């Protein structure tokens, strides 16, 4: 120094290709069932999508830089 990957809720992640309401478990927080716990069942509440900029009516998504981490070539 190039050259492939990933980085989305507290954790594991879907979604990206091909732009059109940000989703799922788990985990939390409340009821409910229980003598009470756990399991169970309901509702809830958590994301400015690594960042910075540009494209467009609309960006997690397309282009550009750049952090941060895995792998490989020299």
């Nucleotide at each position: 120094g190039c050259c492939u990957c990933a980085g989305u809720a507290g954790c594991u992640u879907a979604g990206c290709c091909c732009g059109g309401u940000a989703g799922a478990g788990c985990a939390g927080a409340u009821g409910a069932u229980u003598c009470g716990u756990a399991a169970u069942c309901a509702u809830c509440a958590g994301g400015u999508c690594g960042g910075g900029g540009g494209u467009u009516c609309a960006a997690a998504u397309c282009c550009u830089c750049c952090c941060u981490g895995a792998g490989g070539c020299u």